[in-house]
RNA sequence: GGAGUCGGACGGGUCGUCGCCGCGGCACGGUGCUUCGGGACCGUGCCGGGGAGGAAAGUCCGGGCUCCGCAGGGCAGGACGCUGGGUAACCCCCAGAGGGAGCGAUCCCUGGAAAGCGCCACAGAAAGCAAACCGCCCGCCCCGUGCGGGUAAGGGUGAAACGGUGGGGUAAGAGCCCACCAGACGUCGCGGCGACGCGGCGUGCUCGGCAAGCCCCGUUCGGAGCAAGACCAAAUAGGGGGACGUUUGAGGCUGGCCCGGCCGAAGUCCCCGGGUAGGUUGCUUGAGGCGCGUCGCAAGGCGCGUCCUAGAGGAAUGACGACCACCCCCUCGCCUCCCCCCCGGGGAGCGUGGGGGCACAGAACCCGGCUUACAGGCCGGCUCCCCUU
Numbered sequence: 001g002g003a004g005u006c007g008g009a010c011g012g013g014u015c016g017u018c019g020c021c022g023c024g025g026c027a028c029g030g031u032g033c034u035u036c037g038g039g040a041c042c043g044u045g046c047c048g049g050g051g052a053g054g055a056a057a058g059u060c061c062g063g064g065c066u067c068c069g070c071a072g073g074g075c076a077g078g079a080c081g082c083u084g085g086g087u088a089a090c091c092c093c094c095a096g097a098g099g100g101a102g103c104g105a106u107c108c109c110u111g112g113a114a115a116g117c118g119c120c121a122c123a124g125a126a127a128g129c130a131a132a133c134c135g136c137c138c139g140c141c142c143c144g145u146g147c148g149g150g151u152a153a154g155g156g157u158g159a160a161a162c163g164g165u166g167g168g169g170u171a172a173g174a175g176c177c178c179a180c181c182a183g184a185c186g187u188c189g190c191g192g193c194g195a196c197g198c199g200g201c202g203u204g205c206u207c208g209g210c211a212a213g214c215c216c217c218g219u220u221c222g223g224a225g226c227a228a229g230a231c232c233a234a235a236u237a238g239g240g241g242g243a244c245g246u247u248u249g250a251g252g253c254u255g256g257c258c259c260g261g262c263c264g265a266a267g268u269c270c271c272c273g274g275g276u277a278g279g280u281u282g283c284u285u286g287a288g289g290c291g292c293g294u295c296g297c298a299a300g301g302c303g304c305g306u307c308c309u310a311g312a313g314g315a316a317u318g319a320c321g322a323c324c325a326c327c328c329c330c331u332c333g334c335c336u337c338c339c340c341c342c343c344g345g346g347g348a349g350c351g352u353g354g355g356g357g358c359a360c361a362g363a364a365c366c367c368g369g370c371u372u373a374c375a376g377g378c379c380g381g382c383u384c385c386c387c388u389u
Base pairs, nucleotide, nucleotide: 001385002384003383004382005381006380007379008378010376012324013323014322015321016320017319018318020051021050023048024047025046026045027044028043029042030041031040033038053360057371058370060369061368062367063366064365065225066224067223068222077221078220079219080218081217082096083095084094085093086092097110098109099108100107101106111216112215116214117213118210119209120208133155134154135151136150137149138148139147140146141144163181164180165179166178167177168176182206183205184203185202186201187200188199189198190197191196229281230280231279232278239272240271241270242269243268244267247265251263252262253261254260288307289306290305291304292303293302294301295300326357327356328355329354330353332351333350336348337347338346339345340344
């Protein structure tokens, strides 16, 4: 210098103008209450201060919280699946084990197929326990492109064809037999908490894949969700109760009140309770962030200190302008460097001027994760290759 791999942090800034949503204060106006001192609510204006993310997303896992007969047992069903640890919990994270890919850093996969059933496209003779297409060997005849038998060593097909090499053996062959190698199973020893590893002995045992098809084994799961749930509570219409009243006229209108007048042949008024509209709450301080110490390989645990950081409810957090930063394109310049033989031209860097771009995406009860999207740049660890010293 180039190529790669893993991780971390960011994801515009400063002003000006006009706005939006909460909170606190002040002023003004309005509506009720009042013990007349005030106080409550609503609206407007001013001032102060606060106002999205690394994924707020998908709603895919796991929890908190709330309610439902406190939810115990069984069946069905779902989810998960190497080992150990972390955690409130997890399909998450950390450290390991085994297998695979890569020169490597690193990445990917994970119960059981030797319990049973099922499936294995195309090609191929044959896809699971055996099987004979070509070939090889033997025999027979009607002597051929024939028939029968043996053979999985050779060819061919396939993602996959029943251990490998050599020797013996045989008509030809074959773990048929032997030596070595690889694996499986059984057994014993050693190491490890464990997954598992290493080694000895025995058995020629050589056994295909798929469990995201059914299944088996183990673990685990009650359901619904902030539209959960709690409280206050209008008008109208129902429900329950009471008072008055139907010519001895309740009640209404006129009116400050009484009389009077008018309406009024039956209902009127009051209380209680439930629900609805609406309002309040749940609501944001939490398994919280940061720093230090300590234990741990790590994930993380513990202790101390410090900080407070949106709470809307059809849903605010924005728009415009200027400048700066970053990226891209064009023009011009010459200072520097490199390349092509000079001329001349090209490229990189720098500067001037102009133009354009600046992503993915918007909290909705709250957390821990996973997954997916993302313009642009920044930082760090490690690996491989090349050059120089």